Description:
A computed fold for a 688-nucleotide part of an RNA from an uncultured Verrucomicrobiota bacterium, annotated as large-subunit ribosomal RNA, domain II. Its mean pLDDT, the model's own confidence on a scale to 100, is 83.

[in-house]
Context: one part of a larger RNA
């Protein structure tokens, strides 16, 4: 892992609500006893009256001065049994802690320390003190040589340890092996025996060790501790169907009340909802500057600064700063002289929707309190986030189907079942891949299938200038004189710089546009003529393109590919979904008709019609199957159950049982009762 079996809302008591039954202003009958489907007994409980703290009063009463008002009552029948929903108390749906407690117990054969008694340490090295001799001293001291054999001394086996590395890591091993390493006469190592223990021991102290367990051992018990946490929770179908919000919370992943769901009961009007109209609420969007503030320019002018003048007082100037007022033009979530759309409230109206309805009221039972994305209006952030916090709508959540290549939240559209029928939506119609043709334009970039910014790309529509009295571009020619203008300067001759920028001849020609020279020279431009012969410049708006464009395994409009099969527009077709229609069938609810039953409340059956039938949490309903018991009725050696299992039947759970196997019990119908349904719990046991 698979298979088989086991495996989770139970039971008791009390309460409450519903269903049902008995009796009914009453209903029930504990313990005990007896002659026991019952009876005796008569405690007690609930109800028939409440109000008040009470006295007390009483369909009223309390408060109160009150005949007032107000509060609670009266004007609705209960009670007991059974069944079911839910709650409380119990382990209370099941499994799961780490832990806490026990004057309950077991452990020192591991390990820590200690005690008693034993054992072990190859070999080699070093050579302390003391002593002896010689030298030496006044005597010591001291020196040298010998002898000697000290040491938590040295090297290094056994032994003990475990420094670094490798292997091993479902190991040979729940700590090892190999290489390397430390100590190795000592605070050494070790055998046997003994002692100390659980808030205790022991500890050269690491919270170490106390039997592979230690910041409090192990076993048993309290114990089914508790778990606002995680996981799991077993057959079917039908109807409805949420929430992820508000308030409070030692509260934030929990709860309680409300909101939203469901079931039952009741009231129920053209009322609720929607639409139209009228009246009202409001201060947002926008706008504005009348207030409060911000900010700019001007004018006027306090107050300052600077400068001049001045013995002082004063005075003058100001391209400086600047309050207030005024003028102009502005800005604002916490500004408003104004002010929508939408929204909300009240009233009125008519159409539609319907009477087992919506809305509302009461009661039973819930779930929800992590929401997500998208559109719109905002706050926070960086006018970042698949970010975060509100409001409002949608979808997902709990929603399948079609489109977007794929893709919860986008677009279309809400799946009862069947059909080898039809029409459409979004989106599409070259091929993959169902379905298309025609016309008018645009684009040449594979743009389509990345931005700011940049550019004689190209199309459309304008404005404006010049132009057959010849424009624009090209080509040929001219481009002069006073004059080298004046100043400055070494020089300054159009062309370093400053000032002026005239006049003449002209078709035209600047006191000069640029290059150039030391300065001149030279080249060129403006300007003019000729040649040529038809459009040429500037500018604006719009459409589609171009550049901008660099990333790491092979690239991508989904692919192929296409110059349309791209883009814009027009027209008409078609395809396309579980949408809609058609045909057949089913459930639920309602309506009409017929039949039956009735405690007259209603219930059941048949037929017809209409509408409905996605669904998580969850509510409600109806069933299937298993085991046992009771009643009725059956089957079985001419073969029960069980096993394999074909037909066949039912809307599902399921039923059925030919044939084979098997070899002794087992069904059906009605009722009752549950150890009643398995795929999941890192479930439990067994098998493989």
């Nucleotide at each position: 892992g698979u298979c088989u079996g086991c495996g989770a809302g139970u039971u008791a008591u009390u309460g409450u609500c519903a269903g049902u039954c008995g009796c009914g202003a009453g209903c029930c009958g504990a313990a005990g006893c007896c002659a026991g489907a019952g009876g005796c007994c008569a405690a007690g409980g609930c109800g028939a009256a409440g109000g008040g703290a009470a006295a007390c009063c009483g369909a009223g009463u309390g408060u109160g001065a009150a005949a007032a008002g107000c509060g609670c009552g009266a004007c609705a029948a209960g009670u007991g049994g059974c069944u079911g929903g839910c709650a409380a108390u119990a382990g209370a749906c099941c499994c799961g802690a780490a832990g806490c407690g026990g004057a309950g117990g077991u452990g020192a054969u591991c390990u820590a320390c200690u005690c008693u008694u034993g054992a072990g340490c190859a070999g080699g090295u070093u050579g302390a003190a003391a002593c002896c001799a010689a030298g030496g001293u006044a005597a010591c001291a001291c020196u040298u040589g010998g002898c000697g054999g000290a040491g938590g001394a040295c090297c290094g086996a056994a032994c003990u340890c475990g420094u670094g590395g490798a292997u091993g890591u479902u190991g040979a091993a729940a700590a090892a092996u190999c290489c390397u390493g430390a100590g190795a006469u000592g605070a050494c190592u070790u055998g046997a025996g003994a002692g100390u223990a659980g808030g205790a021991g022991c500890g050269a102290a690491a919270g170490a060790c106390u039997a592979a367990u230690c910041a409090a051992a192990c076993c048993c018990c309290g114990u089914g501790a508790u778990a606002g946490c995680u996981g799991g929770u077993u057959c079917u179908c039908u109807c409805c169907g949420a929430a992820a919000u508000c308030g409070c919370u030692u509260u934030a992943g929990g709860g309680c009340g409300a909101g939203c769901g469901u079931c039952g009961a009741g009231c129920a009007a053209g009322u609720a909802a929607a639409c139209c109209g009228a009246g009202g609420a409001g201060g947002u969007a926008g706008a504005g500057c009348a207030c409060u503030g911000g900010a700019u320019g001007g004018c006027u002018u306090a107050g300052g600064g600077u400068c001049c003048c001045u013995a002082c007082c004063a005075g003058g100037a100001u391209g400086c700063c600047a309050a207030a007022a005024c003028c102009a033009a502005u800005c604002a979530a916490a500004c408003u002289c104004c002010g929508a759309a939408u929204u909300c409230c009240u009233c009125g109206g008519g159409a539609u929707c319907c009477a087992u309805u919506a809305u509302c009221u009461c009661g039973g039972c819930a779930g929800u309190c992590a929401g997500a994305c998208g559109g719109u209006g905002g706050g926070g952030g960086a006018u970042a986030a698949g970010c975060u916090c509100c409001a409002u709508c949608g979808u997902c959540g709990a929603g399948a189907g079609g489109g977007c290549a794929a893709c919860a939240g986008u677009c279309c559209a809400g799946a009862c079942c069947g059909c080898c029928g039809g029409c459409u939506a979004a989106g599409g119609u070259g091929c993959c891949c169902a379905a298309a043709u025609a016309c008018u334009g645009u684009u040449c970039a594979g743009u389509g299938g990345a931005a700011a910014g940049g550019a004689u790309g190209u199309g459309a529509c304008g404005u404006u200038a010049c132009a057959u009295a010849a424009a624009c571009a090209g080509u040929g020619a001219g481009g002069a004189u006073g004059u080298u203008g004046g100043c400055u300067u070494a020089g300054a001759g159009g062309c370093a710089g400053c000032c002026a920028u005239c006049a003449u001849u002209u078709a035209a020609a600047c006191a000069g546009u640029g290059c150039g020279u030391a300065a001149c020279a030279g080249c060129u431009g403006a300007c003019u003529c000729a040649u040529c012969g038809a459009g040429u410049g500037a500018u604006g708006u719009c459409g589609c393109g171009c550049c901008g464009a660099a990333a790491a395994u092979g690239a991508u409009u989904g692919g192929c590919g296409a110059u349309a099969a791209a883009c814009a527009g027009u027209a008409u077709a078609c395809c396309g979904a579980a949408g809609c229609c058609g045909c057949g069938g089913a459930c639920u609810u309602c309506c009409a008709g017929g039949g039956g039953a009735u405690u007259c409340g209603u219930c059941c059956c048949c037929c017809g019609g209409a509408a409905u039938u996605g669904g998580u949490a969850g509510g409600a309903g109806a069933g299937c199957g298993u085991a046992a018991u009771c009643g009725u009725u059956g089957c079985a050696g001419u073969g029960a159950a069980g096993c394999u299992a074909a037909a066949c039947c039912g809307g599902a759970a399921g039923g059925g049982g030919a044939a084979g196997u098997g070899g002794a019990g087992c069904g059906a119908c009605g009722a009752u009762u549950a150890g009643u349904g398995a795929g999941a719990a890192u479930g439990c046991a067994g098998a493989c």